About this RNA:
Lysine riboswitch aptamer from Anaerosacchariphilus hominis, 172 nucleotides, folded computationally. NCBI's taxonomy places the organism under Bacteria, Bacillota, Clostridia, Lachnospiraceae, Anaerosacchariphilus. Model confidence (mean pLDDT): 78 of 100.

C1' cells in the first nucleotide's frame, strides 16, 4: 500500500412500495333482505356435494320499508427500499342449519420457487363494475452493474444486486 472475501451499519431507484388501520365521499343500491297483497307450482322442492338428522315452502308481478361487506378516490399518520407482489405446498382457525366425509373460500404461520421498478396495450382471472387488484406477453421509458466504443450511445445481467463507511486486519 490496494484488489479480493466475510461480517455490520448507512444509503439511492420515484407518477417509488405496503398499512385486517384513522376521517370524509362516491359506488355497491333501490341491490340482498322485510312487511302486504296477487297468481304459478309443491307438501318436500330446497338448505355446494353424498350420508343421518333438523328446520322447512319455492318462484314471478306489483306496492310500501330499506341495508352491509370486499374493492375505489382524496386528507392525515405509520411502516419501509424483497419495500412488496404472485405461483406450489403444509399446518392450523372459520364459513356456508348440526354431525360425519369431500370439495370450494377466507386469515394466521413455515417451507420453495418467479419478479429490479413504474407507465401503456393485448388477452386471461377476481370483480356489480368500463372502477380497481393479479397473471403471462409486447412496448417504450427509468435506475443499477459488466462488457465494448467514445463522451453518451450499444449489448447484455439481475436486487441474495448496487454503492458508501467501518471490522476482521496494517493480517494475507
Nucleotide at each position: 500500500g490496494a484488489a479480493a472475501a466475510u461480517g455490520a451499519u448507512a444509503g439511492a431507484g420515484g407518477u417509488g412500495c405496503g398499512g385486517g388501520g384513522c376521517u370524509u365521499c362516491a359506488g355497491g343500491a333501490g341491490u340482498a333482505u322485510c312487511g302486504g297483497u296477487u297468481g304459478a307450482c309443491a307438501u318436500a322442492a330446497g338448505g355446494u356435494c353424498g350420508g343421518a338428522a333438523c328446520c322447512a315452502g319455492u318462484c314471478a308481478g306489483c306496492c310500501g320499508g330499506g341495508a352491509a361487506a370486499g374493492g375505489g378516490a382524496a386528507g392525515a399518520c405509520c411502516g419501509c427500499c424483497g419495500a412488496a407482489g404472485g405461483g406450489a405446498u403444509u399446518c392450523a382457525u372459520c364459513c356456508g342449519u348440526u354431525c360425519c366425509g369431500a370439495a370450494g373460500g377466507a386469515u394466521g404461520a413455515g417451507u420453495u420457487u418467479c419478479u429490479g421498478g413504474g407507465c401503456u396495450g393485448c388477452c386471461g382471472c377476481a370483480g356489480a363494475a368500463u372502477a380497481u387488484g393479479c397473471g403471462u406477453c409486447a412496448g417504450a421509458c427509468u435506475g443499477u452493474c459488466a462488457c465494448a466504443g467514445g463522451a453518451c450511445u450499444g449489448u447484455g445481467g439481475a436486487g441474495a444486486g448496487c454503492u458508501a463507511u467501518c471490522a476482521u486486519a496494517g493480517g494475507u